[in-house]
RNA sequence: CAGGUCGGCCGGGCGAUCGCGGGCGGCACAAGCCGCCUGAGGAAAGUCCGCGCUCCACAGAGCACGGUGCCGGGUAACGCCCGGGCGGGGAAACCCGCGGACAGGGCCACAGAAACAGACCGCCUGCACGGUCGGAGGUGGCCGCCUCCCGGCCUCGGCCGGGGCCACGUGGCACUUCGACCAUGCGGGUAAGGGUGAAAAGGUGGUGUAAGAGACCACCGGCGUCGGCAGCAAUGUCGGCGGCCAGGCAUCCCCCACCGGGAGCAAGGCCAAGCAGGGGCAAAGCUCGCUUCGGCGGGCGGGGAGCUGCUCGCUCCCCUCGAGUCCCGGGUGGGCCGCAUGAGCCGCCCGGAGACGGGCGGUCGAGAUAGAUGAUGGCCCAGGCGCGCAGGGCCGGGAAGAAGGGCUCGUCCCGUAAACCGGCGCCCGCGCUGGACAGAACGCGGCUUACAGGCCGGCCUGCCUG
RNA sequence: GGGCGCGUAGCUCAGCUGGUUAGAGCGCACGGUUCACAUCCGUGAGGUCGAGGGUUCGAGUCCCCCCGCGCCCACCA
Numbered sequence: 001c002a003g004g005u006c007g008g009c010c011g012g013g014c015g016a017u018c019g020c021g022g023g024c025g026g027c028a029c030a031a032g033c034c035g036c037c038u039g040a041g042g043a044a045a046g047u048c049c050g051c052g053c054u055c056c057a058c059a060g061a062g063c064a065c066g067g068u069g070c071c072g073g074g075u076a077a078c079g080c081c082c083g084g085g086c087g088g089g090g091a092a093a094c095c096c097g098c099g100g101a102c103a104g105g106g107c108c109a110c111a112g113a114a115a116c117a118g119a120c121c122g123c124c125u126g127c128a129c130g131g132u133c134g135g136a137g138g139u140g141g142c143c144g145c146c147u148c149c150c151g152g153c154c155u156c157g158g159c160c161g162g163g164g165c166c167a168c169g170u171g172g173c174a175c176u177u178c179g180a181c182c183a184u185g186c187g188g189g190u191a192a193g194g195g196u197g198a199a200a201a202g203g204u205g206g207u208g209u210a211a212g213a214g215a216c217c218a219c220c221g222g223c224g225u226c227g228g229c230a231g232c233a234a235u236g237u238c239g240g241c242g243g244c245c246a247g248g249c250a251u252c253c254c255c256c257a258c259c260g261g262g263a264g265c266a267a268g269g270c271c272a273a274g275c276a277g278g279g280g281c282a283a284a285g286c287u288c289g290c291u292u293c294g295g296c297g298g299g300c301g302g303g304g305a306g307c308u309g310c311u312c313g314c315u316c317c318c319c320u321c322g323a324g325u326c327c328c329g330g331g332u333g334g335g336c337c338g339c340a341u342g343a344g345c346c347g348c349c350c351g352g353a354g355a356c357g358g359g360c361g362g363u364c365g366a367g368a369u370a371g372a373u374g375a376u377g378g379c380c381c382a383g384g385c386g387c388g389c390a391g392g393g394c395c396g397g398g399a400a401g402a403a404g405g406g407c408u409c410g411u412c413c414c415g416u417a418a419a420c421c422g423g424c425g426c427c428c429g430c431g432c433u434g435g436a437c438a439g440a441a442c443g444c445g446g447c448u449u450a451c452a453g454g455c456c457g458g459c460c461u462g463c464c465u466g
Numbered sequence: 467g468g469g470c471g472c473g474u475a476g477c478u479c480a481g482c483u484g485g486u487u488a489g490a491g492c493g494c495a496c497g498g499u500u501c502a503c504a505u506c507c508g509u510g511a512g513g514u515c516g517a518g519g520g521u522u523c524g525a526g527u528c529c530c531c532c533c534g535c536g537c538c539c540a541c542c543a
Base pairs, nucleotide, nucleotide: 001462002461003460004459005458006457007456008455009454010453012380013379014378016376017375018374020039021038022037023036024035025034026033027032041437045448046447048446049445050444051443052442053264054263055262056261060312061311062310063309065260066259067258068257069256070084071083072082073081074080085098086097087096088095089094099255100254104253105252106249107248108247120194121193122190123189124188125187126186127185128184130182131181132180133179134178135177136176137175141173142172143171144170145169148163149162150161151160152159153158202220203219204218205217206216207215221245223242224241225240226239227238228237229236230235268337269336270335271334278328279327280326281324285300286299287298288297289296290295301319302318303317304316305315306314330542331541332540344363345362346361347360348359349358350357351356381435383433384432385431386430387429388428391427392426393424394423395422396421397420404414405413406412407410467539468538469537470536471535472534473533476492477491478490479489485523494510495509496508497507498506516532518530519529520528
């Protein structure tokens, strides 16, 4: 310098005029007028989490339901943050993910034989039947050849017919038997190989076998379990043993651990005004005590509401002219509080690896209620675009890599000032333009989403120079 | 301000416990029927399932996060 990666910060400034909300002060009987001060954000947003606060029991129990999910810490709390562990990606800085799939259920489309335990092809094998080939056997089967006899023909070489031989030799068929191969059928074994798929049952080599296979062996990978060591732990590491090793999905149900009562500032409290304290909706009584004999109070039981899905518990009210915190209907569209001192902000110091905590000092920074924080114009500052080239800068020519120098002596290495000319447009000059996302509504801590442009810093990689 | 719900074809809606190519009615286009129109019959087009990311082999469906739309919530007795 370039590229990458992580983090922090800013996100226009200063005047003028007019206007708006709030506070204080002054004048005024009042309406009002005047002056001064003050007036959006890092996300005020989405409302996704967690709290404070308020009401519903002084906020209760169990189930259901919902949420979170490696471990430790921080915190008021969290799904946030910090540190660590493991796995994945990257060359690295760095980034991303996270309980349990031997507690159980469910699912895994299509394809494929099989989606969790399976035989489609292939390999091996048994039986049956058939075929082909080869070997052997017996002459007890059949047909030839050879050899012998008779007849005929004749081109005198032989040919044809019949018989005998049934002894030897030889060929074929058949039979019996054995073996090999092929095909079909019915069985069995086999997870090495093929093919399918997102995913296919540890890997390599060997032994072994009919063929094979963790069936067995060696090494490696992974899992479970027991123990040692390190660590608070997640986990890591070492050793022994086991069986060879049965996938994936819990962002499906589920299991385990932890957390959670509900609603929300239109919560809620007070005052004022006004309307019809209008209508609807439940039930069951019994008993005791007192009594001025009209009633009153208690207990049991029943009903309703609140606590929202259920059970219990608790509270309030009612049980025959009647409640209610329920439903319908009616009225109002006013004010005050809640509501701005708070897990606040700033600085310094201390503790901690860090998130964070503690101490001291300083400081007060919007509060509207149809909702103020705006409009116009000026100067300036980043940034962007265009034009220009006087000066600075850089590049090329000038410029013979000169003069000269160096050593490992090569025709190697180092090494050039200026005028002047040309170019770039970084600094510079001029002009135009020009600041994003968005805005409080009870407050706070986070997360997420949106955001023009700019500043600062840590780290990684590459190149160059010293 | 706070709390809920819904987005699928031009319109109104289905879509189960995630499964292969997302359907229905109306509408639209073309053809037939008719002298012509309507009706009727046949054929067809039309969808980034509001947008993005994640889980999964696979997402309209499950999870997260944006966008748009709709509904409810005041006080007095």

Two RNAs folded together computationally: RNase P RNA and transfer RNA, 543 nucleotides in total.
It holds a member of the Rfam family "Bacterial RNase P class A". Rfam classes the family as a ribozyme.